[in-house]
RNA sequence: GGGCGGAUAGUUCAGCGGUAGAACACCUGCUUUACACGCAGGGGGUCGUAGGUUCGAACCCUGCUUCGCCCA
Numbered sequence: 001g002g003g004c005g006g007a008u009a010g011u012u013c014a015g016c017g018g019u020a021g022a023a024c025a026c027c028u029g030c031u032u033u034a035c036a037c038g039c040a041g042g043g044g045g046u047c048g049u050a051g052g053u054u055c056g057a058a059c060c061c062u063g064c065u066u067c068g069c070c071c072a
Base pairs, nucleotide, nucleotide: 001071002070003069004068005067006066007065010024011023012022013021018055026042027041028040029039030038048064049063050062051061052060
């Protein structure tokens, strides 16, 4: 330098045009002598970034950033 794949909640990931989700973690209450477990409820997102397409974009297209793999 070229090719391919990834970037979404604190973490690991799902979601592939029509209201952003799960598990774990976190907070509150219950339970316990206490902790853990368990039960009930709750908070948390510029969907890497800048544009484009569309009635509508996390999702499609382009540039850039960043991580990984392969080739040279």
Transfer RNA from an uncultured Synergistales bacterium, 72 nucleotides, folded computationally.
The coordinates come from a structure-prediction model, not an experiment, and the mean pLDDT is 84.